Description
The RNA shown here (c-di-AMP riboswitch aptamer (ydaO/yuaA leader)) has 129 nucleotides and comes from a Clostridiaceae bacterium. Rfam family: c-di-AMP riboswitch aptamer (ydaO/yuaA leader). Its family is annotated with regulation of gene expression and cyclic-di-AMP binding in the Gene Ontology. NCBI's taxonomy places the organism under Bacteria, Bacillati, Bacillota, Clostridia, Clostridiaceae.
This record gives sequence, C1' cells and structure tokens, in this order.
RNA sequence: AAUAUUAAUAAGCUUAAUUCACGAUUGUGAAGCGGGGGACCCAAAAAAGGGGCGAAUUCCAUUUGGAUAGGGUAUCUCUUUCAAUCCGAGCCCGGCAGCUAACCUCGUAGGCAUUGAAAGAGGGGUAUA
Repeated sequence: AAUAUUAAUAAGCUUAAUUCACGAUUGUGAAGCGGGGGACCCAAAAAAGGGGCGAAUUCCAUUUGGAUAGGGUAUCUCUUUCAAUCCGAGCCCGGCAGCUAACCUCGUAGGCAUUGAAAGAGGGGUAUA
C1' cells in the first nucleotide's frame, strides 16, 4: 500500500410492507401505503385454455451458457445526464375475471450492508443583522 474477515459508529438499502393505540403471551383495532374483484358508456374475433403479483420479457445456443425489454445502486429529499456495477427470479388462481362509479375484499413478509461526477428544484440546521 492492497485485499479479505469481524466489530463498532454514522446513517441506512431493496420493497406496498410503516406508524399509533389497546392488550398480554405474540394478538386485536385504526391510520398510512399497496393489490384484487366489481355497472352504464367505451372496447373486443374464435381455437391452440385464460388470468394475477412482480423490473424479471423476449431471442439464440444446447456447452447450462450468451444476449435483451426492463429494474436497482445510500448527497437531507426529488428529478435529469454521463460513467461504472449488479439483477433480469419466483409464486399464485383453477375453466374464471377487458375498462369500470358505488360497493366488496386482501397484504403490510422477507432479504441485506453503503458508487463516482455534473445540473436543476425544494427543504433542514447554525450564525449575524
């Protein structure tokens, strides 16, 4: 000097997945955020079924790889540009769902450890007057 690991501090990342109240044995309720179903009007072929959540779709190869739509990366927050880097899965409904006001209903898990620069807008704190 570089790399790796562990710990601490600061402050967090992905995501809808946070906060508050009561309760007490891990629960209940509310707010916030998010998803699904569901009229008139509008829209629309059928079959090989169809559909939902999600960024995670599509193509080539057949070596289990290579690309790609798309998505993420911590400045107090948001947006844009350039570069770098990573992901580009999985699960569910069960013959059934276009949009959709009223209305009905569901979720609020989990997994992680931090990129550099430039521009714009909006905030916070401190000091002075």